[in-house]
RNA sequence: AGAUUUUACAUGGGAGAGAGCUGCGCAUGACGUAGCCGCCGAAGGCGCAACUGCCCCGGAAACGCUCAGGCCACAGGACCGUGUGAAAUCA
Numbered sequence: 001a002g003a004u005u006u007u008a009c010a011u012g013g014g015a016g017a018g019a020g021c022u023g024c025g026c027a028u029g030a031c032g033u034a035g036c037c038g039c040c041g042a043a044g045g046c047g048c049a050a051c052u053g054c055c056c057c058g059g060a061a062a063c064g065c066u067c068a069g070g071c072c073a074c075a076g077g078a079c080c081g082u083g084u085g086a087a088a089u090c091a
Stems, first nucleotide, its partner, number of pairs: 002090012018037001020036006038071003044067001045065003051058001
């Protein structure tokens, strides 16, 4: 000098679902807020299979639930690419 993994930062990509109705405020809206109905799942959160002769515990997700979040755009966004730094392992 190299490879892999984890992690931090930067950068690029990144889906889904009502510009819903009503009231109030207004800068008269695609804004804010309260309520109502309908939806989405890829922040987060929660739940489970195999694994076991039985029980308890453990036990994954892009699966399920939608508490939270979201439903023009903006923002966010699991995950992926690239770069740099740190750590560990191999050689």
Predicted 3D model of a 91-nucleotide RNA (Glycine riboswitch aptamer) from Hellea sp. The coordinates come from a structure-prediction model, not an experiment, and the mean pLDDT is 83. The organism belongs to Hellea, within Bacteria. Rfam family: Glycine riboswitch aptamer. Its family is annotated with glycine biosynthetic process in the Gene Ontology. A reference for the family is Mandal et al. (2004), "A glycine-dependent riboswitch that uses cooperative binding to control gene expression", Science.